[in-house]
């Protein structure tokens, strides 16, 4: 230097053919149950969907660029 993949909450990921409000599990918070912790239940926070641009009524989802990772090839 070339391909191909990926980037979504602290983590691990779903999100299909572009249409209503962006979810799930673990986590952390707060209650309830325990003499107490752990388990359990209930109930809230937490997201510039890497980053900019463009198509469009209408992008997390298509397009182009950068920028960052994984990999093959040379």
């Nucleotide at each position: 230097g070339g391909a191909u993949c990926c980037g979504u909450a602290g983590c691990u990921c779903a999100g299909u053919u572009g249409g209503c409000u962006a979810g799930a599990g673990c986590g952390c918070c707060c209650g309830g149950u325990u003499u107490a912790c752990a388990u359990c239940c209930g109930g809230a926070a937490g997201g510039u969907c890497a980053c900019a641009g463009g198509u469009u009524c209408a992008a997390g989802u298509c397009c182009u660029g950068u920028c960052g990772g994984a990999u093959c090839c040379a």
A computed fold for a 74-nucleotide RNA from a Patescibacteria group bacterium, annotated as transfer RNA. The organism belongs to Bacteria candidate phyla, within Bacteria. It matches the Rfam family "tRNA". From the family's description: Transfer RNA (tRNA) molecules are approximately 80 nucleotides in length. The family's RNA type in Rfam is transfer RNA. Its mean pLDDT, the model's own confidence on a scale to 100, is 80. The RNAcentral record of the sequence draws on ENA.